[in-house]
RNA sequence: CAUCAAGAGUAGUGGAGGGAAAGGCCCGUUGAAGCUACAGCAACCCUUUAUUAAAGAAGGUGCUAAAUCCGACAGUCAAGUACUGAUAGAUG
Numbered sequence: 001c002a003u004c005a006a007g008a009g010u011a012g013u014g015g016a017g018g019g020a021a022a023g024g025c026c027c028g029u030u031g032a033a034g035c036u037a038c039a040g041c042a043a044c045c046c047u048u049u050a051u052u053a054a055a056g057a058a059g060g061u062g063c064u065a066a067a068u069c070c071g072a073c074a075g076u077c078a079a080g081u082a083c084u085g086a087u088a089g090a091u092g
Base pairs, nucleotide, nucleotide: 001092002091003090004089009038010037011036012035013034017027018026019025023070024069039064040063041062044060045059046056047055048054049053068088073085074084075083076082077080
């Protein structure tokens, strides 16, 4: 500096936690986190065409419950399961 309402999971191992942060609300012994294997998603880097663009997916990252799950702080008016923005965070 850019993006963050789209998208994508099974098996083995493991054995009680997990979703960053008050609080809320969820997920979890019908098996959480972590680790391993294989698979997938996306298209930042990348590759090609030839270049305000389009296509691709070999490789480097990232990701594969819920909007970054909501939310904290500030503001708006139509005053509530509202909206906008900031902070913080994640990835490149």
This is a predicted structure of a 92-nucleotide RNA (SAM riboswitch aptamer (S box leader)) from Veillonella tobetsuensis.
Rfam family: SAM riboswitch aptamer (S box leader). Its family is annotated with regulation of gene expression in the Gene Ontology. About the family: The SAM riboswitch is found upstream of a number of genes which code for proteins involved in methionine or cysteine biosynthesis in Gram-positive bacteria.
Model confidence (mean pLDDT): 81 of 100.
The RNAcentral record of the sequence draws on MGnify.
NCBI's taxonomy places the organism under Bacteria, Negativicutes, Veillonellales, Veillonellaceae, Veillonella.